[in-house]
Predicted 3D model of a 696-nucleotide part of an RNA (large-subunit ribosomal RNA, domain II) from a Pirellulales bacterium.
Context: one part of a larger RNA
């Protein structure tokens, strides 16, 4: 991982609602008794319970009562309307119980453990061999005597080296191991706080601990076993056949509440009730202070010009008074331009309210049973927070997804189109497309040359289209070519030099068709080249500015990736014409089914029930509500097959049914049972619970 089997809303009591049944001149018995008995029962038994009257805290009163001074008012009742009551049974739901199943970590009680291991006690045992050579002692030297010293002797030590023994520092292997801690090679201690045998001691909030929260039988921040015990689990996971009808929510309020709940909202089922009630559209009548706008209409903010307005400061002046200046500060006035969610002299569209008319006969509404939902998501629009960031966050309005398949967007919950009952080798369309992959296309008029199309901005550019406008121009423009471009003068100053051209000042005059006290190169400075300016040649447009369509650069990231690919100069872009393709949309044909209405016909206890067929509108669906069925085991009643016996189970199979499913036939099987109809009972349906057991 697979296969097979097992595996989860049950039972008791109480309550509540609905269906069905009994009784209602209320309903019903409990314990118990009598009786039958095939052990299922039958008959008594009214104690009690519910109902028949309510109101009040109660006394109490009573179709009323309570409050109250009240004969008032008000509350709850009665009356009325209606059917209501009770007992049983089935189903839905709630409560109490383990209460749909599995699952803790933990808590408590009573016991069992120190044969492992930690420590202690008692009693034993072990430590090859080699080395070092303490104290003490002896003799000699030495001293007055000691001290001190030499040589011996001696044999100390948590002494040295190193086996057994004990340990476990490093490293290789092993790591579904040979082994739930080992093997190899080295390493440490090895007469000691050493190692070890045997016996003994103390234990679970306790022991033991040269202390690591270590160890206490492969278990330790509280052992193990049994019990309380099915602890509790607002948490996770799982919860088993089919079809039909409807179909949510991710919000509000409260919550030691925020991933849980309760009530409301939204869903479903049943019952009731109708209104010119809900809903939609139109018209009319309203209030508003949003968008916008405004400022001489307020509050505030804020820029600037003027002012011989004011106040203060500073400077100058004065003996003082006075005066003058001010690019400083504050505050007026005049002018210009401007801003605001918490400004408004104004002020929409929508929205909301009401009335009337029309459309809708559906919904709204009321009561009762059952829920689920309380993590929402993205997109568009209006806003707050943030950085006018986020696939960010919080609201409001709408949509999608959620719970929605189909077509398009290459692929792509939330975008665009469109809401899937079934079938169909029929047709028409939507979005989007029509060169090939790929179903379907041809024209017209322009634009683009960038493969732009087919990622992006500020910014940049004699790209090119169209439009507007300002100048010059046959008295010859613009470009090009030919020629001139001079003189006072090397202007003055500065400087080593400064001659048009380092820099400063000035920028005149003359000759001229024209020519700067010089536009740019250049020289050390000159020189040289060139420009402005002028003439000639030529002969028709030239130059600038603004707007606009499409292009260009800007354009840089890690495997190769920016039309989906091929390819395309249209098969790109804009405008336009007529076609076509294209979906589960719409239509055609056939069928199924729900609801409403009509309805031959059949049945009838006359109350009604069933129903071919027709018409209309429907039939996506998670949580969830409601309904109808299939299958399994057993029981009861009825019935059936079987002598070539039969049945279950298993294998094969082309049949039937809308599904769960059901036959038939062939084989196997072998004496057990089985099929059909009706009713009942339930240990009744498994791809998932890191499910349990067995097998592969």
């Nucleotide at each position: 991982u697979c296969c097979g089997g097992c595996g989860a809303g049950u039972u008791a009591c109480c309550g509540u609602c609905a269906g069905c049944g009994g009784c209602u001149c209320g309903g019903u018995u409990a314990a118990g008794g009598c009786u039958c008995u095939u052990c299922g029962g039958g008959c008594c038994g009214a104690a009690g319970c519910c109902a028949a009257a309510g109101g009040g805290a109660a006394a109490c009163c009573g179709a009323g009562u309570c409050u109250g001074a009240a004969u008032a008012g008000g509350g709850c009742g009665a009356c009325a309307a209606u059917u209501g009551g009770u007992c049983g049974u089935u189903g839905g739901c709630g409560g109490u119980a383990g209460a749909c199943g599995c699952g803790a970590a933990a808590c408590c009680a009573c016991g069992u453990g120190a044969u492992c291991u930690a420590c202690c006690c008692a009693u034993g045992a072990g430590c090859a061999g080699g080395u070092u050579g303490a104290a003490g002692c002896g003799c000699g030297g030495g001293u007055u005597a000691u001290a001190c010293u030499g040589c011996g002797u001696g044999g100390a030590g948590g002494a040295c080296c190193g086996a057994a023994c004990c340990c476990a520092c490093u490293u290789g292997g092993g790591u579904u191991g040979a082994a739930a801690a080992c093997c190899g090679a080295g390493g440490g201690g090895a007469u000691g706080a050493c190692u070890u045998g045997u016996g003994g001691g103390g234990a679970g909030g306790a022991g033991u601990g040269a202390a690591a929260g270590u160890c206490u039988a492969a278990u330790c921040a509280a052992a193990c076993g049994u019990g309380g015990a099915g602890a509790u689990a607002g948490c996770u996971c799982g919860u088993u056949c089919u079809c039909u009808c409807c179909g949510a929510a991710a919000u509000a309020g409260c919550u030691u509440u925020a991933g849980g709940g309760c009530u409301a909202g939204c869903c479903u089922u049943g019952a009731g009730c109708c209104a010119c009630u809900a809903c939609g559209c139109a018209u009319u009548a309203g209030g508003g202070g949003u968008a916008g706008a405004g400022a001489g209409a307020c509050u505030g903010a804020a820029u600037u010009g003027g002012u011989u307005g004011g106040a203060g400061g500073g400077c100058c002046c004065u003996c003082a008074c006075a005066g003058g200046c001010u690019a400083c500060u504050c505050u007026g006035c005049c002018g210009a331009a401007c801003c605001a969610a918490a400004c408004u002299c104004c002020g929409a569209a929508u929205a909301c309210u009401a009335a009337u008319g029309c459309g809708a006969c559906u919904a709204u509404c009321u009561c009762a049973g059952g829920a689920g939902u309380c993590a929402g998501u993205c997109c568009g629009c209006g806003a707050g927070g943030g950085a006018u960031a986020a696939g960010c966050u919080u609201c409001g309005c709408g949509g999608u997804c959620g719970a929605g398949a189909g077509g398009g967007a290459a692929a792509c919950a939330a975008c665009c189109c469109a809401g899937a009952c079934u079938a169909u080798c029929u047709g028409c369309u939507a979005a989007g497309g029509u060169c090939c992959c790929g179903a379907a296309g041809u024209g017209a008029u322009g634009c683009u040359u960038a493969g732009u199309c087919a990622c992006u901005a500020a910014g940049g550019a004699a790209g090119u289209u169209g439009a507007a406008u300002u100048g010059c121009u046959g008295u010859g423009a613009c470009a090009a070519c030919c020629a001139g471009g001079a003189u006072g003068u090397u202007g003055g100053c500065u400087u080593a030099g400064a001659a048009g051209c380092a820099g400063c000042c000035a920028c005149c005059a003359u000759u001229u068709a024209a020519a700067a006290a010089g536009u740019g190169c250049g020289u050390a400075a000159c020189a040289g080249c060139u420009u402005a300016c002028u003439g000639g040649u030529c002969g028709a447009g030239c130059a600038g500015u603004u707007c606009u369509g499409c292009g260009c650069c800007a354009a840089u990231a890690a495997u190769g990736a920016a039309c989906g690919g091929g390819a395309g100069u249209a098969a790109g872009c804009a405008u336009u014409a007529c076609a076509c393709c294209g979906a589960a949309g719409c239509a055609g044909u056939a069928g199924a089914u729900g609801u409403a209405c009509a309805a031959a016909g059949c049945c009838u206890a006359c109350g009604g029930g069933c129903a071919a067929u027709g018409u209309a509108c429907g039939u996506g669906g998670u949580a969830g509500g409601a309904g109808a069925g299939c299958g399994c085991a057993c029981c009861a009643g009825g019935u059936c097959a079987g002598a070539u016996a039969c049945a279950a189970g298993c294998c094969g199979u082309a049949c039937c049914g809308u599904a769960a499913g059901g036959a038939g036939c062939g084989g196997u099987g072998g004496u057990g049972g089985g099929g059909c109809c009706u009713g009942g009972u339930g240990g009744u349906g498994a791809u998932u619970a890191u499910g349990c057991c067995g097998g592969a």

Record summary
Its mean pLDDT, the model's own confidence on a scale to 100, is 83. Its Rfam family is "Bacterial large subunit ribosomal RNA". The organism belongs to Pirellulales, within Bacteria. The full RNA is in RNAcentral, with records from ENA.